RNAcentral holds the full RNA, with entries from ENA and SILVA. Predicted 3D model of a 496-nucleotide part of an RNA (small-subunit ribosomal RNA, 5' domain) from an uncultured Campylobacterota bacterium. It matches the Rfam family "Bacterial small subunit ribosomal RNA".
[in-house]
Context: one part of a larger RNA
RNA sequence: ACGCUGGCGGCGUGCUUAACACAUGCAAGUCGAACGAUGAAGCUCUAGCUUGCUAGAGUGGAUUAGUGGCGCACGGGUGAGGAAUAUAUAGCUAAUGUGCCCCAUAGAGGGGGAUAACAGUUGGAAACGACUGCUAAUACCCCAUACUCCUUCCUCUCAUAAGGGAAGUCGGGAAAGUUUUUUCGCUAUGGGAUCGGGCUAUACGGUAUCAGCUUGUUGGUGAGGUAACGGCUCACCAAGGCUAUGACGCCUAUCUGGUCUGAGAGGAUGAUCAGACACACUGGAACUGAGACACGGUCCAGACUCCUACGGGAGGCAGCAGUGGGGAAUAUUACACAAUGGAGGCAACUCUGAUGUAGCAACGCCGCGUGGAGGAUGACACAUUUCGGUGCGUAAACUCCUUUUAUAUAGGAAGAUAAUGACGGUACUAUAUGAAUAAGCACCGGCUAACUCCGUGCCAGCAGCCGCGGUAAUACGGAGGGUGCAAGCGUUACUC
Numbered sequence: 001a002c003g004c005u006g007g008c009g010g011c012g013u014g015c016u017u018a019a020c021a022c023a024u025g026c027a028a029g030u031c032g033a034a035c036g037a038u039g040a041a042g043c044u045c046u047a048g049c050u051u052g053c054u055a056g057a058g059u060g061g062a063u064u065a066g067u068g069g070c071g072c073a074c075g076g077g078u079g080a081g082g083a084a085u086a087u088a089u090a091g092c093u094a095a096u097g098u099g100c101c102c103c104a105u106a107g108a109g110g111g112g113g114a115u116a117a118c119a120g121u122u123g124g125a126a127a128c129g130a131c132u133g134c135u136a137a138u139a140c141c142c143c144a145u146a147c148u149c150c151u152u153c154c155u156c157u158c159a160u161a162a163g164g165g166a167a168g169u170c171g172g173g174a175a176a177g178u179u180u181u182u183u184c185g186c187u188a189u190g191g192g193a194u195c196g197g198g199c200u201a202u203a204c205g206g207u208a209u210c211a212g213c214u215u216g217u218u219g220g221u222g223a224g225g226u227a228a229c230g231g232c233u234c235a236c237c238a239a240g241g242c243u244a245u246g247a248c249g250c251c252u253a254u255c256u257g258g259u260c261u262g263a264g265a266g267g268a269u270g271a272u273c274a275g276a277c278a279c280a281c282u283g284g285a286a287c288u289g290a291g292a293c294a295c296g297g298u299c300c301a302g303a304c305u306c307c308u309a310c311g312g313g314a315g316g317c318a319g320c321a322g323u324g325g326g327g328a329a330u331a332u333u334a335c336a337c338a339a340u341g342g343a344g345g346c347a348a349c350u351c352u353g354a355u356g357u358a359g360c361a362a363c364g365c366c367g368c369g370u371g372g373a374g375g376a377u378g379a380c381a382c383a384u385u386u387c388g389g390u391g392c393g394u395a396a397a398c399u400c401c402u403u404u405u406a407u408a409u410a411g412g413a414a415g416a417u418a419a420u421g422a423c424g425g426u427a428c429u430a431u432a433u434g435a436a437u438a439a440g441c442a443c444c445g446g447c448u449a450a451c452u453c454c455g456u457g458c459c460a461g462c463a464g465c466c467g468c469g470g471u472a473a474u475a476c477g478g479a480g481g482g483u484g485c486a487a488g489c490g491u492u493a494c495u496c
Base pairs, nucleotide, nucleotide: 001491002490003489004488007368008367009366010365011364012363013361014360015326020324021323022322024321025320026319029070030069031068034067035066037064042059043058044057045056046055047054048053049052077279078278079277087203088202089201090200091199092198093197096196097195101192102191103190104189105188106187107186109143110142111141112140118133119132120131121130122129123128149172150171153168155166156165157164158163177184205251206250207249212242213241214240217239218238219237220236221235222234223233224232254276255275256274257273258269259268260267261266281302282301283300284299285298304315305314306313307312332358334357335356336355340354341352342351343350344349371401372400373399374398382391383390384389406433407432408431409430410429411428415423440485441484442483443482444481445466446465447464451480452479453478454477455476461468462467
């Protein structure tokens, strides 16, 4: 997985096939305590009067399109590619980066020009633009200051494979405000923490019916590039480098902790959970940024789908649900942010298909139940018979008892530390009712526990192996009886 059957609960698990195509909804936002704009409800005052309405002013602070900041590189999915640039283990990095966080020291002076929003005009079917004018900032730019920072040169010192440390010197380089006046921020440098980048060794499939492979190839000098070493890239020079300890090629395959099995050694495997890697319609590329060459970002090319006024545009579920398709086969277009965690925010809070839960499925493991005691005219039916009987069988009926479970009613949590509970009126508890709601499946020739009758007659059929069946079949089909397991039982497939 399939067939038959099916009462309940707890905990798990659930597209192994087409990395096939996807309708629809949701899955990444947040900050008004950075900024301009807009300024609701309510409240107070004034005026008019229709005495509860209208208008004006003040207060108030709702609102979000835009600029700006942080996040979007996490979390979630999948295993196509990749046999080594991966992974695992142990090291090295004096050859390296690190937003947010922590500690320390010092600082934040002066000035400027724009631009979106907005208004007007205008192009286009739309997507989306164009022009003119106005405006703000923690957006952008300039000047000043800056020991430590970067850079040029030089000296001393430690150590040596490279190199490190200290003093001096030429040149260069910062900053931003906001708020309830207490915060939160900003800049530079040093240190820490965390998370990375790079390098080395060893281990990590099959195949020789793949034996030779290689020209940026192997090394050097110089330059470029990078956070950083390096043919990483380029110019020149040399001719090297790898290989039966299997190079090169081809096939297959994410890797590990683990999992299954086994007394172990091993063998097989890599679902769920955890760590690492790779990928995001296919191929390529960079931008922004502390971090990406970025699943729900950009650009180019391609295939496919959709819209179009034919000029041109839009899209990417290997996120959560869900649909079609493929398949032996795998679930709800659910609820909640209450908890844990994450992003933003001073906070209140907002967002979060992460997560917590519920739904479906005997898919797995574990637990419970389907009643207990008594009851022999050994009842009836059924089967069998040597016709006397025997089996089913204390089994049933009947008597007494119990209520796990079930149903009904009532109460009702913990999970939350003051508040806040999706789950859920759930778990659980009490009372009542009444044996009341609950047993199947396979097998019975030997292996292998369990036998008779009827039907069939080498037919129909069975079968894991040996083998049964041609007229007395314990082996086929049915029945009675029995054996085994049990909410499961058989079959099939793979592995030890």